[in-house]
RNA sequence: GCCCCCGUGGCGCGACUGGACGCGCAACGGUCUCCUACACCGAAGGGUGCUCGUUCGAAUCGAGCCGGGGGCG
Numbered sequence: 001g002c003c004c005c006c007g008u009g010g011c012g013c014g015a016c017u018g019g020a021c022g023c024g025c026a027a028c029g030g031u032c033u034c035c036u037a038c039a040c041c042g043a044a045g046g047g048u049g050c051u052c053g054u055u056c057g058a059a060u061c062g063a064g065c066c067g068g069g070g071g072c073g
Stems, first nucleotide, its partner, number of pairs: 001072007010025004019056001028042004049065005
């Protein structure tokens, strides 16, 4: 330098092929306990790496860039 894959709450994943994001864990509050842990209950936290474009509508499609991983030279 070229090619491929990935980027979504603190972490791990998902979103039926465009209709506005769900699950688990962690952390937090509560019940329980002498306390802790377990168990159960509850609330909160993300507009999806960035910019531009397409579209009535983009996590999803296109382009460029950034970051990570792999391959070739």